[in-house]
């Protein structure tokens, strides 16, 4: 890292420092001085790894509010026709890991 493959409905602190924002983007909506984001400690265990192996460990990354918080393009079904709404499915986008370059 415009590449490839896989996964994304589970899991994880009333801790310390700090001090105003954050949830990728857009819209919605939600969290936040009963402290956001960040760092440290702790924890979880997705992928790789190891082992006494359909589990355990926690070495490498990662993660640690809400289904990837929901939708964003398309198709189908249902609702009274259309608009519209709801549900399902498939894409697109994003995140993570391993491999490749």
């Nucleotide at each position: 890292u415009a590449c490839u493959u896989a996964u994304c409905a589970a899991g994880a602190g009333a801790g310390g420092c700090u001090g105003a924002g954050g949830g990728a983007c857009u819209g919605g909506u939600c969290c936040u001085a009963u402290g956001a984001a960040g760092c440290c400690c702790g924890g979880c265990a997705a992928c790789c790894u190891g082992c006494u192996g359909u589990g355990c460990a926690a070495g490498g990354u990662g993660c640690u509010a809400a289904u990837u918080c929901c939708a964003g393009c398309a198709a189908a079904a249902u609702g009274a026709a259309a608009c519209c709404a709801u549900u399902u499915u498939g894409g697109g986008a994003g995140a993570u890991a391993a491999g490749g370059c």
Molecule: SAM riboswitch aptamer (S box leader)
Organism: Neobacillus niacini